[in-house]
Context: one part of a larger RNA
Molecule: small-subunit ribosomal RNA, 5' domain
Organism: uncultured bacterium
């Protein structure tokens, strides 16, 4: 000198774009953050409309719709955090023994049956959470049979394996089943690279390899039995400490050094730990089971919970925001669609936290007012500065108009009557901070008297202090300025 997710002091006009718990991976009241499909199903809790009946309370029927339930898809994405992890991660380059829902494409099929079970009804237990018994019902839920393009296995003879319907304007559309290919996605393996420490020198028994078996989507000590005794290590094994990694970011002429906030890719985690289930995909943040700690409810028998989602709160801290608006856009889930959901996202709010831009007026105006300061008492400085005159309108205030963003012929805008434009009025709202001994741009007076204090370093202050404090003047930067911390 540059830089920062900064903080502190003094000060503070506007706008745009960014950015904002770095500390306790501490605890969390409240609300919201993952639903959707009635064109899969039996149905009808509430509602609207229409009709019928009515004892005027209501009842029934139909249509629209639709609570709860079965079923399907989604919930493995999106969002958060960085605790763990020095390698099983990550980055780059390769590889072979794999999987892939939805999407695209190609081939073939979609025949005929069955038995249940939620919801519902009746009843029982329980404070609740919830549970149980009986009856009975549907399906794109479940199970046989047939067929076998095909797939799998094969002793090459053969064996085994499918399917579901719904809507329709009757043209068809959306599906379903079995295979082949693709796209995109993922799992696995190898090589190389990847912080400090030798005051860590030996480490290792599933350890290293083989055979066989099991297991997986798949390779493999991944697991097991047996056999062998290997394997790694000063080219640093093993141990200890620290740490998510990268694209990148800061600095620097570069080499390098430091860092890894925001944005993007990957990984890991979801109160601490363990486990599997479902599923194409999880060993699953807002799923399940168990243990632990904590918290809450309780009729004391037993239950409930997990903000490292968005806000908010408590605590901690030098320190970090609103319990906001909207699905209008982009994207995602479901749906044939209308649409519904979406704290992703788009916006707004708060903070000079950062960067960028603008303003706080412009021109004229005295050998030069007042005041203040200094003085050799003559004067000098502040200083064209002010006053005063003329002008302008960034901004401010008021009035009027008023978008783009909508993709779409129609409808649809949270932001927002915002940005922007026009008109009128108004110099009016709008300058500070640090420094002035040298380094280092900028000096005098008074006060103080090794005191009070200053200080980055040398140092300054003990009666003439340009170094302390105040004033005048000056220098630098400027809506900031200085200090502190950290990096180069």
């Nucleotide at each position: 000198g540059g830089a920062u997710g900064a903080a502190u002091g003094c000060u503070g006009g506007c706008g745009g774009u960014g950015u904002g718990c770095c500390u306790u991976a501490a605890g969390c009241a409240u609300g919201c953050a993952a639903g959707u499909u009635g064109a899969a199903c039996g149905g009808u809790a509430a509602g609207u409309u229409a009709g019928u009946c009515u004892u005027c309370g209501g009842a029934c029927u139909a249509a629209c719709a639709c609570a709860a339930g079965u079923a399907g898809c989604a919930g493995a994405c999106g969002g958060g955090u960085g605790a763990g992890u020095a390698c099983a991660a990550c980055a780059c380059a390769g590889g072979a023994a794999c999987u892939u829902a939805c999407c695209c494409u190609c081939a073939a099929g979609u025949g005929g049956g069955g038995a249940a079970u939620a919801g519902c009804c009746a009843g029982u237990c329980g404070a609740a959470a919830g549970a149980c018994u009986g009856g009975g019902u549907a399906a794109u839920a479940c199970c046989g049979c047939a067929u076998g393009u095909g797939a799998u296995c094969u002793u090459c003879g053969g064996a085994u394996c499918a399917a579901a319907g719904c809507c329709u304007u009757c043209g068809g559309g959306c599906g379903c089943u079995u295979g082949g290919g693709g796209a995109g996605a993922g799992g696995c393996c190898u090589g190389u690279g990847c912080c400090c420490u030798a005051u860590c020198a030996g480490g290792u028994a599933g350890u290293u390899g083989g055979u066989g078996a099991g297991g997986u989507a798949a390779u493999a000590g991944c697991u097991c039995a047996c056999c062998a005794a290997g394997c790694c290590g000063a080219c640093a094994a093993c141990g200890g400490g620290u740490a998510g990694c990268c694209g990148g970011u800061g600095u620097g002429a570069g080499a390098g050094c430091a860092c890894g906030a925001c944005c993007g890719g990957c990984c890991a985690c979801a109160a601490g730990g363990u486990u599997a289930c479902u599923g194409a995909g999880a060993c699953a943040c807002g799923g399940a089971a168990c243990c632990u700690a904590c918290a809450c409810c309780u009729a004391c028998g037993g239950g409930u919970g997990g903000c490292a989602g968005c806000a908010a709160c408590u605590g901690g801290g030098a320190a970090u925001a609103u319990u906001g608006c909207g699905c209008a856009a982009u994207g995602g889930g479901c749906g044939a669609a209308a649409g519904c959901c979406u704290g992703a996202c788009g916006c707004a709010g708060c903070g000079a936290c950062a960067c960028c831009g603008c303003g706080u007026g412009u021109g004229g105006g005295a050998a030069g007012a007042c005041g203040c300061u200094c003085u050799u008492c003559g004067g000098a400085g502040u200083g064209u500065a002010a006053a005063c005159c003329a002008c302008u309108g960034u901004g401010g205030c008021a009035g009027g108009g008023g978008a783009a963003c909508a993709a779409u012929u129609u409808u649809u805008g949270a932001g927002g009557g915002u940005a922007c434009c026009c008109u009128g009025c108004u110099a009016g709202a709008a300058a500070g901070c640090a420094c002035c001994u040298g380094c280092u741009a900028a000096c005098u007076a008074c006060g103080u008297g090794c005191c009070a204090g200053a200080a980055g370093c040398c140092u300054c202050g003990g009666u003439a202090a340009u170094a302390c404090g105040u004033a005048g003047g000056g220098u630098g930067c400027a809506a900031g300025c200085a200090u502190u911390a950290u990096c180069c």